Context: one part of a larger RNA
RNA sequence: GGACGAACGCUGGCGGCGUGCUUAACACAUGCAAGUCGAACGGAGCACCCCUGAAAGAGUUUUCGGACAAUGGAAGGGAAUGCUUAGUGGCGGACUGGUGAGUAACGCGUGAGGAACCUACCUUCCAGAGGGGGACAACAGUUGGAAACGACUGCUAAUACCGCAUGAUGUGUUUCGAUGGCAUCAUCGAGACACCAAAGAUUUAUCGCUGGAAGAUGGCCUCGCGUCUGAUUAGCUGGUAGGCGGGGUAACGGCCCACCUAGGCGACGAUCAGUAGCCGGACUGAGAGGUUGACCGGCCACAUCGGGACUGAGACACGGCCCAGACUCCUGCGGGAGGCAGCAGUGGGGAAUAUUGCACAAUGGGGGAAACCCUGAUGCAGCGACGCCGCGUGAAGGAAGAAGUAUCUCGGUAUGUAAACUUCUAUCAGCAGGGAAGAAAACAGACGGUACCUGACUAAGAAGCCCCGGCUAACUACGUGCCGGCAGCCGCGGUAAUACGUAGGGGGCAAGCGUUAUCC
Numbered sequence: 001g002g003a004c005g006a007a008c009g010c011u012g013g014c015g016g017c018g019u020g021c022u023u024a025a026c027a028c029a030u031g032c033a034a035g036u037c038g039a040a041c042g043g044a045g046c047a048c049c050c051c052u053g054a055a056a057g058a059g060u061u062u063u064c065g066g067a068c069a070a071u072g073g074a075a076g077g078g079a080a081u082g083c084u085u086a087g088u089g090g091c092g093g094a095c096u097g098g099u100g101a102g103u104a105a106c107g108c109g110u111g112a113g114g115a116a117c118c119u120a121c122c123u124u125c126c127a128g129a130g131g132g133g134g135a136c137a138a139c140a141g142u143u144g145g146a147a148a149c150g151a152c153u154g155c156u157a158a159u160a161c162c163g164c165a166u167g168a169u170g171u172g173u174u175u176c177g178a179u180g181g182c183a184u185c186a187u188c189g190a191g192a193c194a195c196c197a198a199a200g201a202u203u204u205a206u207c208g209c210u211g212g213a214a215g216a217u218g219g220c221c222u223c224g225c226g227u228c229u230g231a232u233u234a235g236c237u238g239g240u241a242g243g244c245g246g247g248g249u250a251a252c253g254g255c256c257c258a259c260c261u262a263g264g265c266g267a268c269g270a271u272c273a274g275u276a277g278c279c280g281g282a283c284u285g286a287g288a289g290g291u292u293g294a295c296c297g298g299c300c301a302c303a304u305c306g307g308g309a310c311u312g313a314g315a316c317a318c319g320g321c322c323c324a325g326a327c328u329c330c331u332g333c334g335g336g337a338g339g340c341a342g343c344a345g346u347g348g349g350g351a352a353u354a355u356u357g358c359a360c361a362a363u364g365g366g367g368g369a370a371a372c373c374c375u376g377a378u379g380c381a382g383c384g385a386c387g388c389c390g391c392g393u394g395a396a397g398g399a400a401g402a403a404g405u406a407u408c409u410c411g412g413u414a415u416g417u418a419a420a421c422u423u424c425u426a427u428c429a430g431c432a433g434g435g436a437a438g439a440a441a442a443c444a445g446a447c448g449g450u451a452c453c454u455g456a457c458u459a460a461g462a463a464g465c466c467c468c469g470g471c472u473a474a475c476u477a478c479g480u481g482c483c484g485g486c487a488g489c490c491g492c493g494g495u496a497a498u499a500c501g502u503a504g505g506g507g508g509c510a511a512g513c514g515u516u517a518u519c520c
Stems, first nucleotide, its partner, number of pairs: 001520003006516005013391006019384002021349001026347003030344003035091003040088002043085005049078003056071001059068003098302003107227008117219002122215007130164001132162002139154006170195011200207003228274003235265003240262004245257003277299004281292004304325001306323003327338004355381001357380003363377001364375004394424004404415004428461001431455004438447001464509005469490003475504005485492002
């Protein structure tokens, strides 16, 4: 000198774009953050329609007991349609969003390999969808419990579930041949045997369903190289190292198991200890390098702590399940409920870090045939000079060099064209009128009456901070008297201090200026 997710002191006009718990991966009140599909299904409710038509009943009549009665619409029954939806079912809750605790590791980066693998939705192609069955929710009844939540009996639908049929370019076993290779083998062709599919909906055209082949996308595994410090850590290791056989997995493999062998790693630093998410990048530097990993993007790991599996194409699953621990809450004491490292917000910690905001209008995501619904992702707004950038706080003229202040050799000098005064102008702010783009066919704008444009109006509403001994731009007076104090280094102060304090003046930067921490 530069930089910063900064903080502190003094000060503070406006706008744009960014950015904002670095500490306690501490604990969390409250609201929201993942739903959707009635065009998969049976119900239920409401609306509308039809049938029947109770109570009441204007009125008419009356022998005063009553009779008739327009109207009225209760309760009940029925069919179609529309709307809503608890439940069964499908898809999605494995994405998005958060955090950096752990991890020195094939975790990450980079480059290869998989002849050892999987891939829902999407795209292309080939083939198919025949015929049956039995349940379980909902519902009704009974019943347990304070609740959370159940139990029993009975009924019922489906794109829920289960057999049967049909099956191959599928899978498994096996025979033969060809080609290739890298050992197991891979590809292709011709056979044999065995085993597996399916679902409909709305409506006349689609969306679905099943099997197979390919693609795309996403993932999984293996390997080469690279990846902090300590030897005041020198030996470490028993599923350890390898083999045969098996189990398991989508798949290779001590991944796991039985048996056998006795190996394997290490001064080219094993093991142990400490520290740490990694990278694209960022800062600095002429570069080499050093430091760093906030925001944005990629990967990884985690979701109160530890463990486990289930479902599923995909999880060992932040807002799913089970067990154990700690903590908090409810309880009728028998038992239950919870998990903000999602967005806001609260307490606490701290030098320190924001609103319990608006909208799905845009972009994107989930569901749906669609309309549409959901979306604290996202788009915006609010707060903070936290950072960067831009603008303003006026411009021109104006010497009686006014007054005041400071100084003085008392003559003057400085502040100083500075002010006053005259003439202008209106950026920003304020007032009034108009008013977007962002929305590719239609509808739809949170931002927002915002940006922007126009008009009128007033110099009005808008300057501070640090420094002035040398380094280093900028000096005098007074006070103090090794005191009180200053200080980055040298150092200053003990009676004339340009170094302390105040004032006048000056220098620098400027809505900031200084200080502190850290890096180059």
Background
This is a predicted structure of a 520-nucleotide part of an RNA (small-subunit ribosomal RNA, 5' domain) from an uncultured bacterium. RNAcentral holds the full RNA, with entries from ENA, Greengenes and SILVA.